[in-house]
RNA sequence: GCCCAAGUGGCGGAAUGGUAGACGCGCUCGUUUCAGGUGCGAGUGCUGAGAGGCGUGCAGGUUCGAGUCCUGUCUUGGGCA
Numbered sequence: 001g002c003c004c005a006a007g008u009g010g011c012g013g014a015a016u017g018g019u020a021g022a023c024g025c026g027c028u029c030g031u032u033u034c035a036g037g038u039g040c041g042a043g044u045g046c047u048g049a050g051a052g053g054c055g056u057g058c059a060g061g062u063u064c065g066a067g068u069c070c071u072g073u074c075u076u077g078g079g080c081a
Stems, first nucleotide, its partner, number of pairs: 001080007010025003018064001026044006045054003057073005
């Protein structure tokens, strides 16, 4: 230099172009216990008093609608020379 794959909450990871974050882990609160662990219940992206707004590496495009399709770019991994 060329080719391929990946990038999504704190972590792993799901999502057929149609409610983004299912499910699991972790964390917080409650409950159970003498106490801890286990179990059970609820909550858990950012901003805002709230209503609401924003959020899939970054920047554009297509579309009524994009995590998903297209272009460029960055990072990581693999392959070729």
Predicted 3D model of an 81-nucleotide RNA (transfer RNA) from an uncultured Porphyromonadaceae bacterium. It was read from a public genome assembly. Its mean pLDDT, the model's own confidence on a scale to 100, is 81. Rfam family: tRNA. The family's RNA type in Rfam is transfer RNA. From the family's description: Transfer RNA (tRNA) molecules are approximately 80 nucleotides in length.